[in-house]
Context: one part of a larger RNA
RNA sequence: GCCUACGAGUUACUCCUCACUGGCAAGGUUAAUUCCGUAGACGGAAGCAGCCGAAGCGAAAGCGAGUCUGAAAAGGGCGCACAUAGUCAGUGGGGGUAGACGCGAAACUUUGUGAUCUACCCAUGGUCAGGUUGAAGCCCCGGUAACACGGGGUGGAGGACCGAACCGGUUUACGUUGAAAAGUAUUCGGAUGAACUGUGGGUAGGGGUGAAAGGCCAAUCAAACUGAGAGAUAGCUCGUACUCCCCGAAAUGCUUUUAGGAGCAGCCUUGCAAUAUAGUGUCAUAGAGGUAGAGCUACUGAUUGGGCUAGGGGGCUUCACCGCCUACCAAACCCUGACAAACUCCGAAUGCUAUGACAUGUUCUGCAGGAGUGAGGGCAUGGGUGCUAAGGUCCGUGCCCGAGAGGGAAAGAACCCAGAUCAUCAGCUAAGGUCCCCAAAUAUAUGCUAAGUUGAACUAACGCGGUUUGAUUGCACAGACAGCUAGGAUGUUGGCUUGGAAGCAGCCAUUCAUUUAAAGAGUGCGUAACAGCUCACUAGUCGAGCGAUCGAGCAUGGAUAAUAAACGGGCAUUAAGCAUAUUACCGAAGCUAUGAAUUCUAACUGUAACAAGUUAGUCUGGUAGGGGAGCAUUCCAGUCAGCGUUGAAGCAGAGUCGUAAGGCUUUGUGGAGCGUCUGGAAAAGCAAAUGUAGGC
Repeated sequence: GCCUACGAGUUACUCCUCACUGGCAAGGUUAAUUCCGUAGACGGAAGCAGCCGAAGCGAAAGCGAGUCUGAAAAGGGCGCACAUAGUCAGUGGGGGUAGACGCGAAACUUUGUGAUCUACCCAUGGUCAGGUUGAAGCCCCGGUAACACGGGGUGGAGGACCGAACCGGUUUACGUUGAAAAGUAUUCGGAUGAACUGUGGGUAGGGGUGAAAGGCCAAUCAAACUGAGAGAUAGCUCGUACUCCCCGAAAUGCUUUUAGGAGCAGCCUUGCAAUAUAGUGUCAUAGAGGUAGAGCUACUGAUUGGGCUAGGGGGCUUCACCGCCUACCAAACCCUGACAAACUCCGAAUGCUAUGACAUGUUCUGCAGGAGUGAGGGCAUGGGUGCUAAGGUCCGUGCCCGAGAGGGAAAGAACCCAGAUCAUCAGCUAAGGUCCCCAAAUAUAUGCUAAGUUGAACUAACGCGGUUUGAUUGCACAGACAGCUAGGAUGUUGGCUUGGAAGCAGCCAUUCAUUUAAAGAGUGCGUAACAGCUCACUAGUCGAGCGAUCGAGCAUGGAUAAUAAACGGGCAUUAAGCAUAUUACCGAAGCUAUGAAUUCUAACUGUAACAAGUUAGUCUGGUAGGGGAGCAUUCCAGUCAGCGUUGAAGCAGAGUCGUAAGGCUUUGUGGAGCGUCUGGAAAAGCAAAUGUAGGC
């Protein structure tokens, strides 16, 4: 992992509540017990204790259609009446009390069992190859006044040294479903000691023992193991078993020792009631309001420039007072420009309220039973917060996902199209597409792009004589623009400055004048300064268009991310790219066609009443969840005076029927029991629970 079996909403109650069914009804009903019958656990009868209801109010005494409060014939509270229905039994949906759908803690309390492992202790035993070093003491010699001290020997100390056994466990490798629930190999530490070890004994669970690591106390230790309380508790996790049909949510508000849980409300479902001026939509009319926008000489606040001018600063004057000036600061006022969620002289669209008409037709509302939900999310849009960051966060509005399949977007929860009852080898379309992968145009017309730009994610400031196109404007056969040839002079080296300054370091300006076809007191290079080259300007040659400015389209640089990888790929260049226009086709579970089924409504047939049928309309995505109808299993009662060795159940195969759960028939196997129908009762359906047991 698979197979088989087992495996989870049960049972009890003088409890509460609701629905349905039945009995009786202003009443309903017996319990224990007793008697009778009977195979009986069954049936019948008696039994009126008790319970519920028919009357309430008050804390109570108590009073009573009233009562309580109160001084009160007041007011108010709760009742009565208008409008009386209960009760007993059964079944079912919920609740309560019990383990209460099942499995699951870590823990707590208590009774016991453990020191054959291990920690420490007690008693009694045992073990430590070999080698090295050479303390004290003692002896001798030297030495001293005597000691001290020195040398030699002897001696054999040490938690001394090296190193086996023994004890340990430093390093590395292997081993890691191991040879082993801690090892093997190598290497390493101690090895006469606080050493190691045999045997027997002691200390026990909030206790022991501990050279102390929260270590060890039988592979278990921040409180051992075993039984019991015990099915502890678990607002938590997981699991919770056959089918079909109808409806179908929520992730919000308030409160919460509350935030992953609850209570009430909201939203779902089922039943009953209510039928009206219900609900919803459109249009019209009448309203409330202060958003968007706008405005501010209409307030509050903020604010650009200018004017005017209080006040202040600075300057001048003066002994002082006066006084004067000011490209300083500046209130108020004027002109001008412009801002505001907590500004408003103004002010929409939507939305909201009411009334009327039209459309739709119970979708609305109330009561009662049952819920689930109370982690939401994305996109668009109006905002707050944040960085006008986030697949961020918090609100409002809408859609979708959630709980929604199908087609498109290569692939994708929520983007585009579109809401799947079933069947069909029929048709039309949506979004999106039509060269091939791949269904349909290598469609038509006209342009643009040369960058493979592009071909369905995305890119800026700035740059650019890429190219197409528009507008405005200038020059041009009296010859433009570009090229080529020639000229480009003189006063003069203008004046100043300067070491120098001659067109060309810098300053000045009446930058003039002359000769000219034209030529600046000079456009750039150059020199120390000159020189030299060149330009403006002019003529000739040539012969038809040439410039400038502002736009638009498509390209281009800017252009950088970690495996090669961002047209889905092949590939595509008057396109299979981009733009505009047009026609045809493809394309979905959409729509249509044909057939079939379901829900609900209406009518008709039908029935004692249901049921059932026909026709028409309508409906049929669906998680949590509510409601309805069924299938199968086991047992019981009746039934078929059922089936069965001429072959039951079970197992395996085939055929067939039913929307499904499933049913029926038959063949083989098997070898003794089993079913139909009507009811009843449940140990009543398995794929999941790291489910339990067995097998493979």

Predicted 3D model of a 696-nucleotide part of an RNA (large-subunit ribosomal RNA, domain II) from a Bacteroidales bacterium. NCBI's taxonomy places the organism under Bacteria, Pseudomonadati, Bacteroidota, Bacteroidia, Bacteroidales. The sequence was found in a public genome assembly.